[in-house]
Context: one part of a larger RNA
């Protein structure tokens, strides 16, 4: 800006785009079939590879604001506790998220048309003849069917619901304007989202942060008390501490507000 009034949702699907995959065993059946070696068709099961899309419960990885060890300096006056540096000093483990080597799912079935090729009826040609008429089958290709996008599909689609008959200027109508309706933006607090923008949750109540409880991680703290000559152990104590996960709480912070927006 368009889609003849202005929105909010929900949708049809022109038409694009993706996937389209192959392998082994089992039964049928050691049957048809073949002197015998040997060995189906069709029709049914049971696994398996690569590949695709999704997801994080398990399995393993990352995991620099998480939890512990542990050497050197240097500092908090000094034990003790701890900070700072040096690849995160190094080392052992690891929550959410993100991943794969991990987990689930997929390719089916079907239907049309039909390519070799098979035929059925059949003339030109009393005969034959699948072809000339007309008709039946028949491939992983094509058309549909499975997912995706999709009404600027200008052929601009449809359904549902909301607003709704104010003024000004002009004026025969069309037309300009202003200030409002439904409903939008802007701003703010963030993420399920995402380079920006755009989608999404929210704006006075549970959105984000705090606070509390909880899950998970680490792995049993500080101080005391007790043992040891110490080094260190035990006990208090499955302690302490804890990013992102789950929740429940108005303590803070999303404050007031501005703007745009209708044939009227």
């Nucleotide at each position: 800006c368009g889609u003849a009034g202005g929105a909010g949702g929900c949708u049809u699907g022109c038409g694009g785009g993706g996937a389209c995959c192959c392998c082994u065993c089992c039964c049928u059946a050691g049957u048809a079939c073949g002197a015998g070696a040997g060995g189906a068709c069709c029709g049914g099961g049971a696994g398996g590879g690569a590949c695709g899309g999704c997801c994080c419960u398990c399995u393993g990885g990352u995991g620099u604001g998480c939890c512990g060890g542990u050497g050197g300096u240097c500092c908090u006056g000094c034990c003790a506790a701890g900070g700072g540096c040096g690849u995160a000093g190094c080392c052992g483990g690891g929550u959410a998220g993100c991943c794969a080597u991990g987990g689930c799912c997929g390719g089916c079935c079907a239907g049309g048309a039909g390519a070799a090729g098979c035929g059925c009826u059949g003339a030109a040609a009393g005969c034959a003849u699948c072809u000339a008429a007309g008709c039946g089958c028949g491939a992983a290709a094509c058309c549909u069917u499975c997912c995706c996008c999709a009404a600027g599909a200008c052929g601009a689609g449809g359904c549902c619901u909301c607003c709704c008959a104010u003024u000004c200027c002009a004026a025969u109508u069309c037309g300009g304007a202003a200030g409002u309706a439904a409903g939008g933006c802007c701003g703010c607090a963030g993420g399920u989202a995402g380079a920006c923008c755009a989608c999404c949750u929210g704006c006075u109540u549970a959105g984000a942060g705090g606070a509390c409880g909880g899950a998970g991680g680490u792995g049993c703290a500080a101080g005391g008390c007790a043992g040891g000559c110490a080094a260190c152990u035990g006990c208090u104590u499955c302690a302490g501490c804890u990013g992102a996960c789950c929740g429940u709480u108005c303590c803070u912070c999303a404050u007031c507000g501005g703007c745009c927006g209708a044939g009227g």